[in-house]
């Protein structure tokens, strides 16, 4: 110098916070569990819930060499091409300008329906042929799609403040507009086809409630072995339960381990990517 | 907890099919005045929030950070 893992403090006492079990003398007492590799950014793909016109079409969005893994993915693995680098290895949004449209400043004769400078050559004649010159591209079926577009393949929307339930409170008025078959609204999601309801409907002032419970912790979970495969992955089989709060817990203090000192902390849950990370330790490879 | 938006001269704000990055106000000088204000004339300030990509060319188009704002007036 390249590649690619692993850890991120142990422990002992005393004293606090907290779910959750028992137990009484009803607020204490015992045993029990208590952040992370990113819990972070919300960038991607899914579980989940509710919405709905669950269908047709239009738009909008994503994705693109070729195989595969995976519930899915824009991740992952392995390959060919192209770049970069003496190498090890690195980076690639890597379909299509013979379907249309568009763009291309400055400099050039010219930037596309191609146009023909200069010079030299050849020809019956002519960009017919070589060189020059500008430029990021110049008789080539030109260049440009992280330009519209076009081609495959895909994607309903909104997110746990989804959403269910019990309890509480309800209320009416006043002003603007607007509208009643010439149809506002509404069911009804970005549009259009469509079907049904309809007297009433925006907006402004001012008034009343905002408490609890479930969701919610057993899960595409970990860990161990492992058939198979080059690898991502993984049939199978043993074993373990591993934070759940709503002013929101996980901390303080002594002592020992040569020193403890990074980035940083859970709010439905998960794969993944990206970002920040003192310090320590491993394996391969290169020059 | 979600979700949406912003970043351009000290300061408020322009810049569109990507083609020299500009306008007011303040800042400096200098005119005109006895002097100041006002007017008029000149002139200096930009890493277009970092950072990478695409492209001949990037304030513009992509990616990924930061910093702000939206705070019961974005969402029970």
């Nucleotide at each position: 110098g390249a590649a690619g893992g692993g850890g991120g403090g142990a422990u002992u006492g005393c004293c606090g916070c907290u779910g959750g079990u028992a137990c009484c003398u009803c607020g204490g007492u015992a045993c029990u569990g208590g952040a992370g590799g990113a819990a972070a950014g919300u960038c991607c793909g899914g579980a989940c819930a509710c919405u709905g016109u669950a269908u047709g079409g239009c738009a909008a969005c994503g994705u693109a060499g070729c195989g595969g893994g995976u519930a899915a993915c824009g991740c992952c693995c392995g390959u060919c091409c192209a770049c970069c680098g003496c190498g090890a290895g690195g980076u690639g949004a890597g379909g299509a300008c013979c379907a249309g449209u568009g763009c291309a400043a400055c400099a050039g004769a010219a930037a596309g329906u191609a146009u023909g400078u200069a010079c030299a050559g050849a020809u019956a004649a002519u960009g017919c042929u070589g060189u020059a010159g500008u430029g990021a591209a110049a008789c080539c079926a030109g260049g440009u799609a992280a330009a519209c577009u076009c081609u495959a393949c895909g994607u309903a929307g909104u997110g746990c403040a989804a959403g269910u339930c019990c309890a509480a409170a309800u209320a009416g008025g006043c002003c603007u507009g607007u509208g009643u078959u010439u149809g506002a609204g509404a069911a009804c999601g970005g549009c259009c086809a469509g079907u049904u309801c309809g007297a009433g409907c925006a907006g402004g002032c001012g008034g009343g409630u905002a408490g609890g419970a479930c969701g919610c912790a057993u899960g595409a979970g970990g860990u161990c072995u492992a058939a198979g495969g080059c690898a991502a992955c993984g049939a199978a089989g043993a074993u373990c339960c591993c934070a759940g709060a709503u002013g929101a817990a996980u901390g303080g203090u002594a002592g020992u381990c040569u020193a403890a000192a990074a980035c940083a902390a859970a709010a439905u849950c998960c794969g993944g990517c990206u970002u920040a990370u003192a310090c320590c330790c491993c394996u391969u490879c290169u020059u | 907890g979600g979700g949406c938006c912003g970043u351009u001269a000290g300061c408020u704000c322009a810049a569109u099919u990507g083609g020299c990055a500009g306008a007011g106000c303040a800042a400096g000088g200098g005119a005109c005045u006895c002097u100041u204000a006002a007017u008029c004339c000149c002139u200096a300030g930009g890493u277009u929030g970092g950072a990478g990509g695409u492209u001949c060319g990037a304030u513009u188009c992509c990616u990924c950070c930061a910093c702000g704002g939206c705070u019961c007036a974005c969402c029970a």
Two RNAs folded together computationally: RNase P RNA and transfer RNA, 363 nucleotides in total. The coordinates come from a structure-prediction model, not an experiment, and the mean pLDDT is 77. Rfam match: Bacterial RNase P class A. It is annotated as a ribozyme. Rfam links the family to the GO terms ribonuclease P activity, dimeric ribonuclease P complex and tRNA processing.